[in-house]
Context: one part of a larger RNA
RNA sequence: CGUAGGAAACUUGCGAGGAUCUAUCCAUAGUACGAGAGGACCUGGAUGGACGUACCCCUGGUGAGUCGGUUGUCACGCCAGUGGCAUUGCCGAGUAGCCAUGUACGGAACGGAUAAUCGCUGAAAGCAUCUAAGCGAGAAGCCGGCCUCAAGAUCAGGUUUCCCUAUUAGACGCCAGGGAGACUACCUGGUUGAUAGGCCGAAGGUGGAAGUCCAGCAAUGGGCGUGGCCGAUCGGUACUAAUCUGUCC
Repeated sequence: CGUAGGAAACUUGCGAGGAUCUAUCCAUAGUACGAGAGGACCUGGAUGGACGUACCCCUGGUGAGUCGGUUGUCACGCCAGUGGCAUUGCCGAGUAGCCAUGUACGGAACGGAUAAUCGCUGAAAGCAUCUAAGCGAGAAGCCGGCCUCAAGAUCAGGUUUCCCUAUUAGACGCCAGGGAGACUACCUGGUUGAUAGGCCGAAGGUGGAAGUCCAGCAAUGGGCGUGGCCGAUCGGUACUAAUCUGUCC
C1' cells in the first nucleotide's frame, strides 16, 4: 500500500514445513515345523540406543562481586573495623537466569487409495484363466491422521462486537518496564495505577557479623545468636518515577 467505510477480538485452512528410526528381552512356546540339531509366523507386554521438542522439581554446570575465608600493599590519624588494587588477587560455597550430563514427552494407533504379489466371479475361446466388464486382500512407501506456520489464498475468506461526519471506536507518539528483543517488532502498565525502583515480609544463599562479656600469657575459643549480610525469586505496599500533552482517524 492492497484486501472498496473505519476498528478490535476470535477463527476457517488453500498451501508450506516438521516428524517418519531401531534393537533386545518376556509371554504365547521349547508350541507349530523338524529324525534330530534347531526353532517360528501371528498376538500381547517390558526395557533400551540414537534423534527431536519442552522444561528446571530432582542430579549437576555456570553464576565478574551474593556470603564467607585468606595473602601482599595503599588509604580511612592509630587500635579495632572497613574500602581500593593485585586475572573476579587467590580460595570455599552459591539464588535467579541460561544450560545438559538432568526431568518429562514424541515417532504411533487408526482410516483411504495402491505396488509387487495373492484372490473371487468370469467370458472372448462350451474347457481353462486374478481381467477383458465387475469385486476383494495387500507395504517402514503414497494421501490423511500428529506438531508448527498459514487469507498478499490479489477468488486477498468467515464470525462477533463497536464507531457515525469531525469526532468517537481505535491507532501512533511519549513515558515506566518485560520471562520480548541486535535495531525494529512483540507484550504489560501509565494514578480509576502494582509497570520499574524503594520499603516490608517470605523463600533461598552464605555460615555464626559488628560490639560486648567470659576463659586463656597469647594465638584462639565460647555466650548474647539458626546470628549478621544478602543480585536477579515470591507476596504485599503508592514512598519515588510512569507528569502534562500531542498527531492521525
Molecule: large-subunit ribosomal RNA, domain VI
Organism: metagenome